[in-house]
RNA sequence: AAGUUAUUAAGAGUAUGGUGAGAGCACUGGCUCAAUGACCCAUCAGCAACCUAUCAGGUGGAUAAAUGACAAGGUGCUAAUUCCAGCCCGUAAAGGGAGAAAUAAUAC
Numbered sequence: 001a002a003g004u005u006a007u008u009a010a011g012a013g014u015a016u017g018g019u020g021a022g023a024g025c026a027c028u029g030g031c032u033c034a035a036u037g038a039c040c041c042a043u044c045a046g047c048a049a050c051c052u053a054u055c056a057g058g059u060g061g062a063u064a065a066a067u068g069a070c071a072a073g074g075u076g077c078u079a080a081u082u083c084c085a086g087c088c089c090g091u092a093a094a095g096g097g098a099g100a101a102a103u104a105a106u107a108c
Base pairs, nucleotide, nucleotide: 003106004105005104006103007102008101013044015043016042017041018040022033023032024031027086028085029084030083045078046077047076050074051073052072054069055068056067082100087097088096089095
C1' cells in the first nucleotide's frame, strides 16, 4: 500500500503574512468560488470526539464489553449534503441502495 471496521445532510476563518491562476478527490455534464487574490504554504484562532491518557460505569468468569464525562496528547477538519448528477430500483416530483472517495483505527 491492498484489505477490514466505523462514520460522512451537523459543527468551525471572507483571519494575518506569502504565492499568483485557476479551484471545488478522479472522468463527464452542470453549478458555484476566484486578480475585490480563490486553491495552496506558514502562523494564530476555532470545530469535532476516531485513537491514546485520566475519571465514571461494570464487581465478574473475563488482560471484560457496551455507555458516559473530559478535551491533555496523536490525527483530522474549518464555502455550498462528499456542491449536484452520472450505476441499480423507483416517482409527476421525491426517495432508497450500491460503487467510488474522504477521515480514523487496524493490518504487512

Predicted 3D model of a 108-nucleotide RNA (SAM riboswitch aptamer (S box leader)) from Candidatus Yanofskyibacteriota.
The RNAcentral record of the sequence draws on Ribocentre.
The organism belongs to Bacteria candidate phyla, within Bacteria.
It matches the Rfam family "SAM riboswitch aptamer (S box leader)". Rfam's curators write: The SAM riboswitch is found upstream of a number of genes which code for proteins involved in methionine or cysteine biosynthesis in Gram-positive bacteria.
The coordinates come from a structure-prediction model, not an experiment, and the mean pLDDT is 79.